Model confidence (mean pLDDT): 81 of 100. The RNA shown here (transfer RNA) has 68 nucleotides and comes from Anaerobutyricum soehngenii.
């Protein structure tokens, strides 16, 4: 001095406008029974505080963790 931080995990999120997806979890369905499919649900202080703004994950500034 760069770089990332968003759901248990891996990671999307456009020009700033109700936070999304894959596995993973639970339920039901399908089967004689799994296993694969279908289907539907739960799970999020967007590290953390401040600012600008009708509005911020998304721009500014600080912080604090992880990489180099």
């Nucleotide at each position: 001095u760069g770089a990332u931080g968003u759901a248990g995990c891996u990671c999307a999120g456009u020009c700033g406008g109700u936070a999304g997806a894959g596995c993973g979890u639970c339920g039901c369905c399908u089967u004689g029974g799994u296993a694969a499919g279908g289907c539907g649900g739960a799970g999020g202080u967007c590290u953390c505080g401040a600012g600008u703004u009708c509005a911020a994950g998304u721009c500014u500034c600080g912080u604090c963790a992880u990489c180099a």
It matches the Rfam family "tRNA". Rfam classes the family as a transfer RNA. Rfam's curators write: Transfer RNA (tRNA) molecules are approximately 80 nucleotides in length.
The RNAcentral record of the sequence draws on MGnify.
NCBI's taxonomy places the organism under Bacteria, Bacillati, Bacillota, Lachnospiraceae, Anaerobutyricum.